[in-house]
Context: one part of a larger RNA
RNA sequence: ACCGACGAGUUACCCGGUGUGGCAGGUUAAGGCAGCAACAGCCGGAGCCAGAGCGACAGCGAGUCUGAAUAGGGCGAUGGUCGCACAGGGUAGACCCGAAACCAGGUGAGCAACCCAUGGUCAGACUGAAGCGACCGUAACAGGUCGUGGAAGGUCGAACUAGUGUCCGUUACAAAGGGCUUGGAUGAACUGUGGGUAGCGGAGAAAUUCCAAUCGAACCUGGAGAUAGCUGGUUCUCCCCGAAAUGUAUUGAGGUACAGCCGUGGACUGGGGCUGCUGGGGGUAAAGCGCUGUUGGCGUGCGGGGGGCGCGAGCCUUACCAAGCGCUGGCAAACUGGGAAUACCAGCAGCCUACACCACGAGUGAGACGGUGGGUGCGAACAUUCAUCGUCAAGAGGGCAACAACCCAGACCCGCCGCUAAGGUCCCGAAGUAUCGGCUCAGUGGGCAAGGGCGUGAUCGGACGGAGACAACCAGGAGGUUGGCUUAGAAGCAGCCACCCUUGAAAGAGUGCGUAACAGCUCACUGGUUUAGUCCGGUUGCAUCGACAAUCCACCGGGGCUAAGUCGAUCACCGAAGCGCGGGAUUAUCCUUUGAGGAUAAUGGUAGGGGAGCGUUGUGGGGGCAUGGAAGCGGGCGCGGAAGCGCAACCCGUGGAGCGACCACAAGUGCGAAUGUCGGU
Numbered sequence: 001a002c003c004g005a006c007g008a009g010u011u012a013c014c015c016g017g018u019g020u021g022g023c024a025g026g027u028u029a030a031g032g033c034a035g036c037a038a039c040a041g042c043c044g045g046a047g048c049c050a051g052a053g054c055g056a057c058a059g060c061g062a063g064u065c066u067g068a069a070u071a072g073g074g075c076g077a078u079g080g081u082c083g084c085a086c087a088g089g090g091u092a093g094a095c096c097c098g099a100a101a102c103c104a105g106g107u108g109a110g111c112a113a114c115c116c117a118u119g120g121u122c123a124g125a126c127u128g129a130a131g132c133g134a135c136c137g138u139a140a141c142a143g144g145u146c147g148u149g150g151a152a153g154g155u156c157g158a159a160c161u162a163g164u165g166u167c168c169g170u171u172a173c174a175a176a177g178g179g180c181u182u183g184g185a186u187g188a189a190c191u192g193u194g195g196g197u198a199g200c201g202g203a204g205a206a207a208u209u210c211c212a213a214u215c216g217a218a219c220c221u222g223g224a225g226a227u228a229g230c231u232g233g234u235u236c237u238c239c240c241c242g243a244a245a246u247g248u249a250u251u252g253a254g255g256u257a258c259a260g261c262c263g264u265g266g267a268c269u270g271g272g273g274c275u276g277c278u279g280g281g282g283g284u285a286a287a288g289c290g291c292u293g294u295u296g297g298c299g300u301g302c303g304g305g306g307g308g309c310g311c312g313a314g315c316c317u318u319a320c321c322a323a324g325c326g327c328u329g330g331c332a333a334a335c336u337g338g339g340a341a342u343a344c345c346a347g348c349a350g351c352c353u354a355c356a357c358c359a360c361g362a363g364u365g366a367g368a369c370g371g372u373g374g375g376u377g378c379g380a381a382c383a384u385u386c387a388u389c390g391u392c393a394a395g396a397g398g399g400c401a402a403c404a405a406c407c408c409a410g411a412c413c414c415g416c417c418g419c420u421a422a423g424g425u426c427c428c429g430a431a432g433u434a435u436c437g438g439c440u441c442a443g444u445g446g447g448c449a450a451g452g453g454c455g456u457g458a459u460c461g462g463a464c465g466g467a468g469a470c471a472a473c474c475a476g477g478a479g480g481u482u483g484g485c486u487u488a489g490a491a492g493c494a495g496c497c498a499c500c501c502u503u504g505a506a507a508g509a510g511u512g513c514g515u516a517a518c519a520g521c522u523c524a525c526u527g528g529u530u531u532a533g534u535c536c537g538g539u540u541g542c543a544u545c546g547a548c549a550a551u552c553c554a555c556c557g558g559g560g561c562u563a564a565g566u567c568g569a570u571c572a573c574c575g576a577a578g579c580g581c582g583g584g585a586u587u588a589u590c591c592u593u594u595g596a597g598g599a600u601a602a603u604g605g606u607a608g609g610g611g612a613g614c615g616u617u618g619u620g621g622g623g624g625c626a627u628g629g630a631a632g633c634g635g636g637c638g639c640g641g642a643a644g645c646g647c648a649a650c651c652c653g654u655g656g657a658g659c660g661a662c663c664a665c666a667a668g669u670g671c672g673a674a675u676g677u678c679g680g681u
Stems, first nucleotide, its partner, number of pairs: 001681006011092005017086007025049003031043003053060002063075004095233002098230001102223006113197009122187001124156003127152001131148006160184003165180004199215001201211003208217001236613006246259005260364002262361005270355001271353010287336002292332009303321002305318005367392010397408003412584004417580003423574003426559003432571001434570006445561001451545002455542010472529005478502003483497003508523001512521002585603007614670001616667006624659002632654005637646003
């Protein structure tokens, strides 16, 4: 891992309910009775429920209490009882498995810790303390040298003991080992045997260390099926309906109670929706600025600041601030003299629905994303929190390349039939290389902003133009004058001021370059040549730049496309479990010639409720099968809507003694999952 077997809502009593039955008042409990004897029969009426309620009471009574009340209101006038079955609740282990723990009584110091008693062990080598002696030395001491001596938790190093580093081992040789290396090795040394200390405890050169491979409190048995608002698991089939992830409260937040939403049954018209009409309240959106605040501009200017004058009082002044007021223009969730659409509350009418209500059974009380209106946040988040609608959840099918929540659309079953939706129609790929008219040249399409640009289409406005515009070319572009000032100089062209006059077709007291200053080039402006449109701006469509990331392409699903891109218009086709057609099933309602005969509608589904069945074991009943072969097992064939079945009575084989259909009844009644249990491979 697989296979097999086992494996989870039970039982007792009580409670309200549903179904069904007896009696109309119901019913017995303990116990008792018979020739024997039962769970049968018969006694047994104690007790229980009902039979009148209301009130704290006195009490009154189909009423009563409150109350001054003959008012109103509360509770009543109201639905028996005893069985059986079923779903639910309560008390019990109460669907099953699962703690870590708590308590009691015992068992352990044959392991490791410490202690007591009594034994044992430590090759060899080295160093050479005190003391002592001799000699030297001293006034005497002291001291020195040599010897002797043999101290030390002394030195080196086996046994012994420890366990430093590293390698191996890691389903090991081993539930702690092996190799090399290393510490101690006369000591607080090591070790044998006997004994002692016990769990609310002992022991501890102290590490939460040890107390039998277990230790922040040993082990065994018991309380015990501890408790587990937690996790996991919970076994056959088909049919009908079908949620919630909200509110309030909670030592409450992943639990629970009540309400909400679902189911089943009852009773019944009291509910709901749409449309129209009528009547309501509102202060949102938008708007507005009289109010509360805030704010741009202009004017006026209380008051203040600055300046001047004055000994002071004060006066004068100011391009500063500025109340208030006037004019003009804005802003506001906590502004409104006004104010929608919707929504909401009612009434009436029409139409459509099938509930409102009562009883019983639930589940849910982690929601998610999308659209819209708000809050929080950064107008961040697949963020968070409300409101409202949708979808998913619990929804399959088609589209979006793939993709719960987006778009289309709600799957009873069958069909090698038809029509459509979203989305598509060049190939992959079903269907147009469809038609008409534009746009785009960027592979834009097929990712991105502020911002930029003689890209290009449409449209609007302005200016100039056959009295010749725009561009180009030819020519002119002058004089007073080097304007004045300034300056070393300043002559159109450093800077300041002014910006006139003349000639003329036109020409600035000068547009740019240039010079030290001049000069020089050029422009404005004018004439000519040429000749028909030229220049500027606004709005808008499509394109362009902006555009850099980490493994070849990798920002169309691919191929590939200049349309097979894009905008507008048109026709056709494809396309789903949608719709239609044919056949069939079930349920509900209605009809009915009562034939499961017809019509119509419905039949996605998690939690969950309801209904109808299949199968297993045993019991009872009447009735059966079987050595002429029971059950079981293997194979074949057949039947049913499924579980399943072959129905006394299918086929073949195996097997070798029991086994069933039908009607009832009772359950140790159905396994794939529980790191399930046991066995096998």
Predicted 3D model of a 681-nucleotide part of an RNA (large-subunit ribosomal RNA, domain II) from Microcoleus sp. F6_B6. Model confidence (mean pLDDT): 86 of 100. It matches the Rfam family "Bacterial large subunit ribosomal RNA". RNAcentral holds the full RNA, with entries from ENA.